RNAcentral holds the sequence, with entries from ENA. Predicted 3D model of a 358-nucleotide RNA (Bacterial RNase P class A) from a Gracilibacteraceae bacterium. A source record names the gene rnpB. The source organism's lineage runs through Bacteria, Bacillota, Clostridia, Eubacteriales and Gracilibacteraceae.

[in-house]
């Protein structure tokens, strides 16, 4: 000097004017809107999007339905440990794989509980003898053999010697797997020894194992409150009108005021901003992370506010200058813990690999 890995913070700043939401304090008019039930209107402080507010893909909180204890049925999850409130996250290891190293990626329970399924090809797909090789046998064609050929994703672990009629784990050497047994680990595993045992693939086929899961969402949901129309009670008139009737008595309906309860997205009020809480530090631990201490309150809207102008500084481009241009991704809506997506730019620890000089 170049290449690269891998983690963390940033996402222009600083002041003016005006404009909008919120919150406090103060202040006002028998004030405005409303049916209420609430709600506005002034001053003046203070405050006012994000690392992703996005996807709404996972887990909680909270609400109400309900009583979810237990079983069936479905449904996710799936190497081993450990954090958390839970989590399909995170953290550490293991184990395969990739890279010359930093390092990275993984959908990794079980195929020795059972069943099924393996087109086509091939003689055979868990059982096999097609050419072949050896032996008998005149010949046909028996027998014995997976080493060679052929099919095929896959065909009795590879592969080398010995063996043998030819051959074969039949026997030995190494590898590769199983199973036994030592040792190390909490454990996944992993080394050592032993023993020819050599089983075929698929569980994102069915299943077996472990462990988890009641639904529905803030338009959840709670309270307030009339009008209106629909039903009940009671007081008032006992008059009058209608209908049964030829008419009388009786019988039904028709007013008027008060009370009661229920409904309701587009009335109002909470919910709704102190919370698994933000930033400093100590300690504990390899980490995820716990724990103590100190300090802090930091948007809450409901047709939806967060904006627009200008100056100066600072980043980029062009330009010799003056000067001109330009700056991603995208914006809360009930909150929080994650996962993925998107992003212009430039910082800042570690750590690797190559080349040069000393």
């Nucleotide at each position: 000097g170049g290449a690269a890995g891998u983690c963390g913070a940033c996402g222009g700043g600083u002041g003016a004017u005006c404009g909008c939401g919120a919150a406090a304090a103060c202040a006002a008019g028998c004030g405005c809107c409303g049916a209420a039930a609430g709600g506005c209107c002034g001053u003046u402080u203070u405050u006012g999007a994000g690392g992703a507010a996005a996807g709404u893909c996972c887990g909680a909180g909270c609400u109400c339905c309900g009583u979810a204890g237990g079983g069936c049925a479905g449904g996710g999850c799936g190497c081993c440990g450990g954090g958390u409130a839970a989590c399909g996250c995170c953290c550490g290891g293991u184990a395969g794989g990739g890279g010359u190293g930093a390092c990275c990626c993984u959908g990794a329970g079980g195929a020795u509980a059972g069943u099924g399924c393996a087109a086509c090809a091939g003689a055979a797909a868990u059982a096999u003898a097609c050419c072949g090789c050896c032996g008998c046998g005149c010949c046909a064609g028996c027998g014995g053999u997976a080493a060679g050929g052929g099919u095929g994703g896959a065909a009795a672990g590879g592969c080398g010697a010995g063996g043998u009629a030819a051959g074969a784990g039949c026997u030995c050497a190494c590898c590769g797997g199983c199973g036994g047994u030592c040792g190390g680990g909490u454990a996944a595993c992993c080394g050592g020894c032993c023993g020819g045992c050599c089983c075929u693939g698929u569980a994102a086929a069915c299943c077996c194992c472990g462990c988890c899961c009641g639904g529905a969402g803030c338009a959840a949901g709670a309270c307030c409150g009339a009008a209106u129309a629909g039903a009940g009670g009671g007081a008032c008139a006992u008059g009058g009108g209608a209908g049964c009737g030829g008419c009388c008595c009786g019988c039904u309906c028709c007013g008027u005021c008060c009370c009661c309860g229920g409904g309701u997205a587009u009335g109002g009020u909470c919910g709704c901003g102190u919370g698994a809480g933000a930033c400093c530090g100590g300690c504990g631990g390899a980490g995820a992370c716990g724990u103590c201490g100190g300090c802090c309150c930091a948007a809450g809207a409901u047709a939806g506010a967060u904006g627009a102008u200008c100056a100066c500084c600072g980043c980029c481009c062009c330009g010799c200058g003056a000067g001109g241009g330009g700056a991603a991704c995208a914006g809360a809506a009930c909150u929080c813990g994650g996962c993925u997506u998107a992003c212009a730019g430039g910082c800042g620890g570690c750590u690797u690999c190559c080349c040069c000089c000393u």